Overview: Predicted 3D model of a 76-nucleotide RNA (transfer RNA) from Acidobacteria bacterium 13_1_20CM_3_58_11.
RNA sequence: GGCGGUAUCGACUAGGGGUUUAGGUCGCCACCCUCUCAAGGUGGAAACACGGGUUCGAAUCCCGUUACCGCUACCA
Numbered sequence: 001g002g003c004g005g006u007a008u009c010g011a012c013u014a015g016g017g018g019u020u021u022a023g024g025u026c027g028c029c030a031c032c033c034u035c036u037c038a039a040g041g042u043g044g045a046a047a048c049a050c051g052g053g054u055u056c057g058a059a060u061c062c063c064g065u066u067a068c069c070g071c072u073a074c075c076a
Base pairs, nucleotide, nucleotide: 001072002071003070004069005068006067007066010026011025012024013023018056028044029043030042031041032040049065050064051063052062053061
C1' cells in the first nucleotide's frame, strides 16, 4: 500500500428503517428505610466517533474521514 471488521451513558452492553423521550446491568446523585452504616426500596442525571448522501423518516442503509483491531502482496 490492498482487503476486512469495530466505534452507543463513567464501564459493559441491547437495539440492523417508524412503535419511545435510544433500553438494561454495574457505578454516580437524591430521597425512603435504619440509632448509624451496609443491604433493600423509589426516583434522577448520563450515550449513537465525525462530515456528507439516500429516504416522508437514519443509531440502523450508502460514501468519505478519524481511531483501534485483524489478514495480506511487493521490496529490504
RNAcentral holds the sequence, with entries from ENA and MGnify. Its Rfam family is "tRNA". Rfam's curators write: Transfer RNA (tRNA) molecules are approximately 80 nucleotides in length.